This is a predicted structure of an 86-nucleotide RNA (c-di-GMP-I riboswitch aptamer) from Thiohalomonas denitrificans. The source organism's lineage runs through Bacteria, Pseudomonadota, Gammaproteobacteria, Thiohalomonadales and Thiohalomonas. Its Rfam family is "c-di-GMP-I riboswitch aptamer". Rfam's curators write: GEMM was predicted in a large-scale screen for bacterial structured RNA regulatory elements. The coordinates come from a structure-prediction model, not an experiment, and the mean pLDDT is 86. Of the family's consensus pairs, 95% are formed in the model.
[in-house]
């Protein structure tokens, strides 16, 4: 620094089983991509809303909002690392 090329790699949507309240995670299939599509929620976004809190209520429950949950394939940040090439 990522045109080409080999060695490999990783997997979007869907579709099954599966965990979980969601959001979403995990396995297979799959393959739309990716040069950190490897790791870390530290920052900002975004989704979620079980608990708990408010307000109503026909007491059954309904709205509000709320991260302690998710996303690192949203953006920044940090560690690390294959191959080429300079």
């Nucleotide at each position: 620094u990522g045109a080409u090329a080999a060695a490999g790699g990783c997997a979007a949507a869907c579709c099954u089983g599966u965990c979980g309240a969601a959001a979403g995670g995990c396995a297979a299939g799959g393959g739309c991509g990716c040069a950190a599509a490897g790791c870390c929620a530290c920052c900002g976004g975004u989704c979620u809303a079980a608990g708990g809190a408010u307000u109503c209520u026909u007491c059954g429950g309904a709205a509000u909002g709320u991260a302690u949950g998710a996303u690192c394939g949203c953006g920044g940040g940090g560690c690390u690392g294959c191959c080429a090439g300079g």